[in-house]
The RNA shown here (small-subunit ribosomal RNA) has 1394 nucleotides and comes from an uncultured prokaryote. Its Rfam family is "Bacterial small subunit ribosomal RNA". Model confidence (mean pLDDT): 82 of 100.

RNA sequence: AUACCUGCAAGUCGAACGGUAAGGGCAGAGCUUGCUCUGCUAGGCGAGUGGCGCACGGGUGAGUAACGCGUACACAACCUACCUUCAAGUGGGGGAUAGCCUCGGGAAACUGAGAUUAAUACCCCAUGUGAUUAUUUAAUUACGAAUAAUUAAAGCUCCGGCGCUUAAAGAUGAGUGUGCGUCCUAUUAGGUAGUUGGUGAGGUAAUGGCUCACCAAGCCGACGAUGGGUAGGGGGCGUGAGAGCGUGAUCCCCCACACGGGUACUGAGACACGGACCCGACUCCUACGGGAGGCAGCAGUAAGGAAUAUUGGACAAUGGGGGCAACCCUGAUCCAGCCAUCCCGCGUGCAGGAAGAAUGCCCUAUGGGUUGUAAACUGCUUUUAUCAGGGAAGAAUAGCCGUGAUUUAUCAUGGUAUGACGGUACCUGAGGAAUAAGCACCGGCUAACUCCGUGCCAGCAGCCGCGGUAAUACGGAGGGUGCAAGCGUUAUCCGGAAUUACUGGGUUUAAAGGGUGCGUAGGCGGAAGUAUAAGUCAGAGGUGAAAUCACACAGCUUAACUGGGUAAUUGCCUUUGAUACUGUAUUUCUUGAAUCAGAUUGAGGUUAGCGGAAUGAGUCAUGUAGCGGUGAGAUGCAUAGAUAUGACUUAGAACACCAAUUGCGGAAGGCAGCUUACUGGACCUGUAUUGACGCUGAGGCACGAAAGCGUGGGGAGCGAACAGGAUUAGAUACCCUGGUAGUCCACGCCCUAAACGAUGCUUACUCGAUGUGUGAAUAGAUUUGCGCAUCCAAGGGAAACCGUUAAGUAAGCCACCUGGGGAGUACGUUCGCAAGAAUGAAACUCAAAGGAAUUGACGGGGGUCCGCACAAGCGGUGGAGCAUGUGGUUUAAUUCGAUGAUACGCGAGGAACCUUACCUGGGCUCUAAUGCGCGCGCUACCUGGAGAAAUCCGGAGUUCCUUCGGGACGCAAAGCAAGGUGCUGCAUGGUUGUCGUCAGCUCGUGCCGUGAGGUGUUGGGUUAAGUCCCGCAACGAGCGCAACCCCUAUCGUUAGUUGCCAGCAAGUUAUGUUGGGGACUCUAACGAGACUGCCGGCGCAAGCCGAGAGGAAGGUGGGGACGACGUCAAAUCAUCAUGGCCUUUAUGCCCAGGGCGACACACGUGCUACAAUGGCCAGUACAGAGGGUUGCUAAACCGCGAGGUGGAGCCAAUCCCAGAAAGCUGGUCCCAGUUCGGAUCGGAGUCUGCAACUCGACUCCGUGAAGGUGGAAUCGCUAGUAAUCGCGCAUCAGCCAUGGCGCGGUGAAUACGUUCCCGGACCUUGUACACACCGCCCGUCAAGCCAUGGAAGCCGAGGGUACCUGAAGAUGGUGACUUUAUUGGGAGCUAUCU
Repeated sequence: AUACCUGCAAGUCGAACGGUAAGGGCAGAGCUUGCUCUGCUAGGCGAGUGGCGCACGGGUGAGUAACGCGUACACAACCUACCUUCAAGUGGGGGAUAGCCUCGGGAAACUGAGAUUAAUACCCCAUGUGAUUAUUUAAUUACGAAUAAUUAAAGCUCCGGCGCUUAAAGAUGAGUGUGCGUCCUAUUAGGUAGUUGGUGAGGUAAUGGCUCACCAAGCCGACGAUGGGUAGGGGGCGUGAGAGCGUGAUCCCCCACACGGGUACUGAGACACGGACCCGACUCCUACGGGAGGCAGCAGUAAGGAAUAUUGGACAAUGGGGGCAACCCUGAUCCAGCCAUCCCGCGUGCAGGAAGAAUGCCCUAUGGGUUGUAAACUGCUUUUAUCAGGGAAGAAUAGCCGUGAUUUAUCAUGGUAUGACGGUACCUGAGGAAUAAGCACCGGCUAACUCCGUGCCAGCAGCCGCGGUAAUACGGAGGGUGCAAGCGUUAUCCGGAAUUACUGGGUUUAAAGGGUGCGUAGGCGGAAGUAUAAGUCAGAGGUGAAAUCACACAGCUUAACUGGGUAAUUGCCUUUGAUACUGUAUUUCUUGAAUCAGAUUGAGGUUAGCGGAAUGAGUCAUGUAGCGGUGAGAUGCAUAGAUAUGACUUAGAACACCAAUUGCGGAAGGCAGCUUACUGGACCUGUAUUGACGCUGAGGCACGAAAGCGUGGGGAGCGAACAGGAUUAGAUACCCUGGUAGUCCACGCCCUAAACGAUGCUUACUCGAUGUGUGAAUAGAUUUGCGCAUCCAAGGGAAACCGUUAAGUAAGCCACCUGGGGAGUACGUUCGCAAGAAUGAAACUCAAAGGAAUUGACGGGGGUCCGCACAAGCGGUGGAGCAUGUGGUUUAAUUCGAUGAUACGCGAGGAACCUUACCUGGGCUCUAAUGCGCGCGCUACCUGGAGAAAUCCGGAGUUCCUUCGGGACGCAAAGCAAGGUGCUGCAUGGUUGUCGUCAGCUCGUGCCGUGAGGUGUUGGGUUAAGUCCCGCAACGAGCGCAACCCCUAUCGUUAGUUGCCAGCAAGUUAUGUUGGGGACUCUAACGAGACUGCCGGCGCAAGCCGAGAGGAAGGUGGGGACGACGUCAAAUCAUCAUGGCCUUUAUGCCCAGGGCGACACACGUGCUACAAUGGCCAGUACAGAGGGUUGCUAAACCGCGAGGUGGAGCCAAUCCCAGAAAGCUGGUCCCAGUUCGGAUCGGAGUCUGCAACUCGACUCCGUGAAGGUGGAAUCGCUAGUAAUCGCGCAUCAGCCAUGGCGCGGUGAAUACGUUCCCGGACCUUGUACACACCGCCCGUCAAGCCAUGGAAGCCGAGGGUACCUGAAGAUGGUGACUUUAUUGGGAGCUAUCU
C1' cells in the first nucleotide's frame, strides 16, 4: 500500500588492465598577445575491461489463520563470500574482446559493420596434498585401507607486503523438519484425486508427491476438518489487587512486500525497493517510426483527512562499503529547524503593612458584610529575561615524526593534526520587582453561592434532570473551588462491573431445568494388597536475546533521561529421585448394583367377551293440544296426533353408587363397569448367588394430552364451522333452536401445551409432631420398611415461602440464563402430506422492563353496619304569570368575584344621586384623607359673574375660645411618609365551604420485620360513638366521641315592680282603676331532678329487652354552641393584612350624566295561583319574640284609601308600633276561565328624598292576561316535625323584601324492611392504579412519497470460481551456422508447463 515535480539516499579500487576526456607544470609551434595546437611529465582520472560491494543499512504492513510467528528440540538430509587456524601448491602455453580508430542507421533512446589491443577477463597442457566417481577389501546406517579414472591456480609491488588455487576445521549467516501454543463463525459437517502411502527415476545445496511412471486405497474431521470473515507475529504497551481484558506506534527480533501480476539471470547469498525480461494500468517525451519511468529511502508536492514537521548542517563521533593506505561514499547516523504532542524541572517574587482606604458586589441599607494584607506604602532578594565579558567536555584512534620491547608480525609510549552541533552548555559581572497567568467548574454525584436578566422562550445536560415571573442548574456579574503553562472538550481502551463469575454468579415466582425415559461417546466413580511411575511433588542442568518492568547504586546542579549490576522472566526441554493421591496392570473383598426364593399390592399395559342404567331412533298402544326453551321470549317440534305414559326392537358412546384431601401405577403423557388370556413394575422378608457389573449422559433412539392430517370404517349423545331466533347502538359473542367436521375404532403421520411441583437425575448427611395407603415382626402397647400428605426446629431465601419428598449441608454429571422491545420474528438449514415444528439473528428503539412484599385508593369482589339513602308516606319543583340570581347576547359601559355536589334570593343585612369599583365628558398633579411642620389670620365665611358641577375669576369684610403660654378652624414654603377595588388566592396570613358531628387520626416505650412497615387500632360481643367489656406482645397516652356551657320541659327556695289578682275593701258605663296581697301566672337568680339508680328476664362482662314500677321527663328527654389528622394548589389580594411585579400630568384624585335595571333566549331559587277543606261580606277569640328620641307615635278630626292635621305618653314588664292570622259564628257564591286568578295596561293620587324619566314603594278607580294541578326527570321532611297561618327585626331617607334572620298559632301521615340507587365506616380479597378508576391502557385510520425499506426492470463497479486463448521464462527435441571444440558453442523452429 493514492499519485508524484526537483535534489540527494551505493559506491570504491590506477597496489588488476588497455589507456589519457577535463585541470596543473615544462618545452615547442601558430599567431588575433592571450588564446589555440603538438610533445613530455608529476599527481591523478572521465568513459571502458576486471575485482569486491550493490542480498547490508533505510521504508511499509498490502497480503498471510500459515511451521507465518513464539517456544523447545532435530538435520547421520544441507550450504556458507569476506574473517581465523591448519595442510599443500602457485610450472608452461594460447586465442579473443570492450575501449580507441574508420564507416553507417536513428528525432532520441540506442545500435550495426570493419580493423586493431591489454589484463588478477577467458581457454588449454602439466602436477594432485586433497576432492569427486567407480571397484575391491575390512566392516555393515556412519568410519578405515588399496586401485583406476576425472579435476587447480594470477598476478601486482614502494620489495615491507598484498593477492591466487585445492582441501580440512572454526566462527558467522542461511536452509529444512517436528512437538506444543496462536482470533471469530456450525445459520460452514463432511473434506481430499498428487489426494494418503509404497517402489523406481528425475530434480535440489539438501529431505520430501517437490516432479514423473507404476502399484495400493488411503488421509483429515465434533479434541471442529472443509468453507467464510477478520488480522503481519513476538519481546512488549495500557489497565487491573490479581486472574484477566484491550492492544501490537516509537526501540529490538522474525516474516512479507517494493506501481498490479508473472518469470528467470548473475551471484557465496536474490527469484533482488533505487538490477533484467514479459503482460497490465497510469504518467511523460516524440520528427508518430519509436522510446522513458516507478519516493511503502530523506526532504518536499498534490489529493484525502479531525490531524501529523525542513526541498536544513556534517561525516566531528558511532557504524557500514571499497581500498595496503592516504582517502572516497554513506538522507544509516550525529546534530540543528518546526509543533505546549508527551515526560521532567524552573519562574512570574519575599517580608512587613488596618484608615480593615477607594471602586466593585451583597444586605434586614443612619449602617453592616465581602473582595482583603489584597492594594497603596516600606524594606529585601535577582532564579529567569536583557546587556557585557570569559568559555567547555564530547578527541580516542588511524596517519606522520621519535623512543622502547620483541617472535621482525606487531605492541607499548611521547609529540603532532582533526568539532557539524557552537561562541552552544556552563561561569562571572551590571542594573532593576523589574520581562512573565491562564483555563474549567460552583443543583446532587463532586471541592465551591449570591444578585440581576430571561420566563417551557433563549438555552443547559455525563446520569438524574433544570427553564411555564422570586432559576445556587440558562446568560451576565461579584465571590468562591480545582488544576496550572497549561486547562477543558471529543474519541478509544482498561477499571469500577462478582454486569460472562478460572480466581468469582445463577436457574420455584426476577432471564434461566430439556415434555419424559433408554442409552453411545465423554466426565465422574466403593474397600484391601502388589507392581509401574503417565499425571503430581522435589533436586540439578540447559534455555527463556537485548531493551522494557522491579530493586539498590552511579552520571548530567535536580528530575525526566542515561549507564553498569542484581533480581525477575511464573514457560519449555533434559536428567535424578519421592510414591500419599489420581491413572495403568494385576490379585482379592462385599457394603453400591444386579440376580434368586417366598409372600403382598394396585383405575399399570395389551387383547377378547359380557353387563345394566341413561340417551336417541323405529314399531305398536293409551291419550289431546300444546311441547320445548329462557331473565323474558322467539326460532324449532306438533291435529299428517307431538310432548307425556307403557311394551317391544335397535344403535353408538360413556361407565352412576362404591369414590376419598384416596389409591395406584407408570418415566412422563396418563389410568375407573365386570370377566378371561398374555404381560411390565414396585415393595417386604431371607446366614441364597455374582463380585463394582455403578452414576450421569452431548449427539442418537423410543414414548409423548388435546387439536390437526391421510386411508378405511362407525356415528347415539355432544358439537368448532355454518344457519336461524334473541340480546344489543352494533353483537361476525355470551343465551336459545338446529347442525357439518370432529369426538369412537384400525393403521400411518404430526411432536406441541400453564407437557407445572412453573422445582433435571443420582448419592450421603441434618430435631420432631400428626394423618393416611401397603408390607414385615409382635400376645399387646409398639417396633421396623416403602409410599402419599399436613405442621414445625436448625438452616436457607429478596421476600412469599422451603424445610428428611429441601429451595438446608456436600459430591458427580447433563441442560439452560446474561436489560426491555424488535422476536421465538426474518433469512438459511433439517423434519413434515399439510398445518407447522426445530434451530435461530440483526438493524433500529427505550431507560427501563421485571420479582416479592408494604401503605393507600379503587372493584358492575365478599362480609358486617349506618344515614330521609331507598322503601312507606305528606307536601313541592319541572307546565303558567310575576319576583330574583346566573349564563348567553347586546352595549360607550352593561364594574368585579362565585361555576358539579361545595356557584346561581351567593359577596349584597337593602345600586334613583351617593354607594360605584364600569362608561362618556369636564377638570387636578404632592395631590381626596391623616400626622409632623418654618409661618400666616390673608384665600375660610358673605357676595357678583362663568359653568352641568367640580372648579375658576372678581368684590367686601376680617373669625372663635383663652388661665394670654396657647388652642380650635382655615390657608400654607421646602420636606418626610403618597395613592391604586391594578396583576398574581398557583408566593401568603387570616377567614370560610365540603367530606362530616362521619368515628376516626396519631404518639411514647416495647415486640415483630433486612426494609417499607406492622402490632397497639385486629379478634368475640356491645354501642349513636376507637362507647364499653372480654381476649390478645403489647402497655400506656394524646387529638376527636361523650360530659362540662346556653335555651327549653317539672318542682322547690328567695324576691315582688312597671308584672299578677285568689281572698278582703273602695270605685267605674267599662278596665288591677285604687287600698292592699305573695297565694297563682309571670319575671330572674339559686337549687333539686334522670344515674339503666330499682324490679324481672337474657348475658362471663359490657350491655340489651319489658307499652315494668316510680316519675314532669327514661335510656343522649328536645334544641343550640362546639367541627380531630387531613382532602379538594377548593373560595377570597374586591372586608382586612401582606411578598413580588406593574402604574405615577395616571391604572391616582374631583365632578356631572349614564350604566350595574339592556332582552330573541336557556337554567336555578322563590312568590301568587289554577279554587268550594275555597272566594267574598259581617261578627267574634287566643300569641310569642322584638323595636322605639334624627325614634315609636296614642286619643281626636279630615280623606273611600295611601295618608294628612294633631300632639298625650314613652329612653320603655309602665307608653307606642299593635288590628295577630288561620280559627269560630252567620250569610253569599254553585263548578264557570267564574264573586277563582291577579299579570298587564290606562287614569287619578300619597309618601320619602336636592331629585322618583331611565329606575322607588304604596293608595283609589278602571282593565282583567296566562293559568283548569303540570312530560322526562327531580327536591324537602320521622314530631310539636312536615304542611299551613300570621307577627317581628336587621339593613334603611325611601324601597324594588315574594329574600334573609327570628317568633309563636293550628297541627298530621308513614317507616314491612335493607334486595336495590346515593354517600359513609370497619374487616377481608384482587390489582399492571399511586395525578390513585374522571386511573391505567390496546388497536385502527386520510392524503402524500421528502426520509427509511421493498420493487418489475435499467446502468455501472468490485470479488470468487470454472473455462478459452496465452507473453516473458524454464525444461526437452531438432540443429542453420561456427569449423575441431565432437562429452564444445549455438540462431531459428518446435513440444510441455504457465